[in-house]
RNA sequence: GCCCUCGUAGCUCAACGGAUAGAGCACGCGCCUCCUAAGCGCGGGAUGCAGGUUCGAUUCCUGCCGGGGGCA
Numbered sequence: 001g002c003c004c005u006c007g008u009a010g011c012u013c014a015a016c017g018g019a020u021a022g023a024g025c026a027c028g029c030g031c032c033u034c035c036u037a038a039g040c041g042c043g044g045g046a047u048g049c050a051g052g053u054u055c056g057a058u059u060c061c062u063g064c065c066g067g068g069g070g071c072a
Stems, first nucleotide, its partner, number of pairs: 001071007010025004018055001027043005048064005
């Protein structure tokens, strides 16, 4: 330098182009308990950045940034 792949919540992962972007763990509050843990309920929290296509983009296209792999 070229090619492939990935980037969504604090972490690990979902999401035929169309529902309010969901789940587990973690975190906060409450219930329970003498206390803690466990258990139960509730809650906050996310689409790497900039453009494009589209009625509509997490999804498709382009560039850039970052991680991983391959070739040289």
Transfer RNA from a Solirubrobacteraceae bacterium, 72 nucleotides, folded computationally. RNAcentral records the identical sequence in 5 taxa. Rfam family: tRNA. From the family's description: Transfer RNA (tRNA) molecules are approximately 80 nucleotides in length. Its mean pLDDT, the model's own confidence on a scale to 100, is 81.